Small-subunit ribosomal RNA, 5' domain from a metagenome, 501 nucleotides, folded computationally. The coordinates come from a structure-prediction model, not an experiment, and the mean pLDDT is 87.
[in-house]
Context: one part of a larger RNA
RNA sequence: GGAUGAACGCUGGCGGCGUGCCUAAUACAUGCAAGUCGAACGGACCGUUUUUCUUCGGAUGAUCGGUUAGUGGCGUCCGGGUGAGUAACACGUAGGUGACCUGCCCCAAAGUGGGGGAUAACCUCUCGAAAGAGUGGCUAAUUCCGCAUGUGAUCCGGUAUUCGGUUGUCGGAUGAAAGCCGAAAGGCGCUUUGGGAGGGGCCUGCGGCCGAUUAGCUUGUUGGUGGGGUAAUGGCCUACCAAGGCGAAGAUCGGUAGCUGGUCUGAGAGGACGAUCAGCCACACUGGCACUGAAACACGGGCCAGACUCCUACGGGAGGCAGCAGUAAGGAAUAUUGCCCAAUGGACGAAAGUCUGAGGCAGCAACGCCGCGUGGGCGAAGAAGGCCUUCGGGUCGUAAAGCCCUUUUAUGGGGGAAGAGCAAGGACGGUACCCCAUGAAUAAGUCUCGGCUAACUACGUGCCAGCAGCCGCGGUAAAACGUAGGAGGCGAGCGUUAUCC
Numbered sequence: 001g002g003a004u005g006a007a008c009g010c011u012g013g014c015g016g017c018g019u020g021c022c023u024a025a026u027a028c029a030u031g032c033a034a035g036u037c038g039a040a041c042g043g044a045c046c047g048u049u050u051u052u053c054u055u056c057g058g059a060u061g062a063u064c065g066g067u068u069a070g071u072g073g074c075g076u077c078c079g080g081g082u083g084a085g086u087a088a089c090a091c092g093u094a095g096g097u098g099a100c101c102u103g104c105c106c107c108a109a110a111g112u113g114g115g116g117g118a119u120a121a122c123c124u125c126u127c128g129a130a131a132g133a134g135u136g137g138c139u140a141a142u143u144c145c146g147c148a149u150g151u152g153a154u155c156c157g158g159u160a161u162u163c164g165g166u167u168g169u170c171g172g173a174u175g176a177a178a179g180c181c182g183a184a185a186g187g188c189g190c191u192u193u194g195g196g197a198g199g200g201g202c203c204u205g206c207g208g209c210c211g212a213u214u215a216g217c218u219u220g221u222u223g224g225u226g227g228g229g230u231a232a233u234g235g236c237c238u239a240c241c242a243a244g245g246c247g248a249a250g251a252u253c254g255g256u257a258g259c260u261g262g263u264c265u266g267a268g269a270g271g272a273c274g275a276u277c278a279g280c281c282a283c284a285c286u287g288g289c290a291c292u293g294a295a296a297c298a299c300g301g302g303c304c305a306g307a308c309u310c311c312u313a314c315g316g317g318a319g320g321c322a323g324c325a326g327u328a329a330g331g332a333a334u335a336u337u338g339c340c341c342a343a344u345g346g347a348c349g350a351a352a353g354u355c356u357g358a359g360g361c362a363g364c365a366a367c368g369c370c371g372c373g374u375g376g377g378c379g380a381a382g383a384a385g386g387c388c389u390u391c392g393g394g395u396c397g398u399a400a401a402g403c404c405c406u407u408u409u410a411u412g413g414g415g416g417a418a419g420a421g422c423a424a425g426g427a428c429g430g431u432a433c434c435c436c437a438u439g440a441a442u443a444a445g446u447c448u449c450g451g452c453u454a455a456c457u458a459c460g461u462g463c464c465a466g467c468a469g470c471c472g473c474g475g476u477a478a479a480a481c482g483u484a485g486g487a488g489g490c491g492a493g494c495g496u497u498a499u500c501c
Stems, first nucleotide, its partner, number of pairs: 001501004006497005013372006019365002021330001026328003030325003035074003040071002043068005049062002052059002081283003091207007100200003105196008113147001115145002122137002125134003153174008179188003209255003216246003221243008258280004262273004285306005308319004336362001338361003344358001345356004375405004385396004410438006419428001445490005450471003456485005466473002
C1' cells in the first nucleotide's frame, strides 16, 4: 500500500447493487416451513332435481353438485440449514466396473383373461386423567392372494461360437397384470422385457496440513479355501488353514482441519484464506438399530438407551429451530415473530387448482463497492469579528455580506409502467420513471501538523497532567502534553484496533 462476513470512537443527506451469529453443533415460547389426488375406493355430511308412501312432522329410492375423516397412490430421500465429526478414496483430477442398481421421463416389443380372501372407515362394547389402546360385527378398491397365458426375462442342461460369464440355437423349470374417465372414438394408467437419458453405488493411479521432544505398529491383523450377506467386488461377516501385512519415500500416535471451483495479495513465483455464489461430503438433542421404499439407516418418519425440558388424576405420557422469522444466553459483534405465490423452480393432479419461509420482494444496518449532492458566477488592495504582531501590519479571505443565476436533491401536486408467451390476472407498488410548482432552499465531518510524513504559531502546564507506531517528547520560553487561531490529508465518511499478503 492492498484486503476484510469485521468491531470500536466521533460524525452522518440520498440512491443502486451486494452482504449481514466468524462466539454456545448452547437451550428454545409462538406461528409458519410437505403435501396432493373424489377422474383409485367404500362411507359420512350439506345442497339440487325428483320417485313412492304419508299421521303432512317426515320416511324411502334415484339424479346432479360440493365438503371431506379413513383405505389406496405418488411425494415426504428433492428443495432448505449447519460444519460438529472427518487427514479419509472425504475431496480434486484421470480412469475402471467382464463386480453393479436406477421410481418418475423418452423410444421399442408383447400382454392386460378368469377367480378368491381380508381390512380401515362405520356400528357395538370395554379400559385410560390424557396420549391412546383393545374386543365383537359389516364393507370397497389401482389393497392383498391364488388360477390361466408367457412374446420376452431368469435359472438349469445340451450344442455351436467367443479371449471371455459374449452371442446363437434346442429342451426343461420358474414366475405377470388394475383399473379409471369418456356416448363413442379415444385418453390416462397397469404388467413383462430391451434400449436411452439423467442419477447413483463400488474400485484404482496421482495430488493437497503440522509434530520424530510420537519409531516401531497390527490378530480379522495379511493372504487362501468353503459358506453367508449385498444391486454388486471385497475379512464386509463367519469356519478352517497359512504367517503374514505396514514402516525413516515417516507407519503408528498426537495436534489441527470439512474438500474443491475459487477469494485476497503479489510483476510473477509464491504466501494466506475457503463468508456470500456453485460442485461434492458429513451431520440433524447424544449414541445405536433397523423398517418402508427405485433410492434412507431417513432434519420437520419409527424403535431402544441416555441427558434435558414440559404435562400428569403419579398409573403414565409429550418434545427435539444446524428450515424462516423470533426469544434467552454467550459475545467486541451480526437484521423483520413482514408481503406474495405475480414471476422462476418443485410436489401432487387429466385439468381447474392446492401446497411451497425454495424463490420473488419489502423492512433494518454507511457493513462493503459504486454513483450523486450539500450550490454556481460576479463580488474589497480586503467590512465586522477571531488569532498573531516588530503595533507598521499580517492572516482567516472572494471567504462573508451584497447582486445575478440554477434546482440535482428536498417539499407539495399531477401522470404512471415493463416485468404477463393468447383474454383476464403484479406481492413488489402508486414503486421506478415523467411533468409542474416552491425556494439556496433540507444536507460536513473526521484525523493530523517533532522526524519518518503533507501541514506552525500563541497561551496554559512545568518529568505534573499527559502523548507515543518507532525514535522519543514533558523538570518555566514545549512547533511532540492541553486549548485556540491557522494549516495539511481524506471526505459521508474519518480515525483506531484485529487479521492476511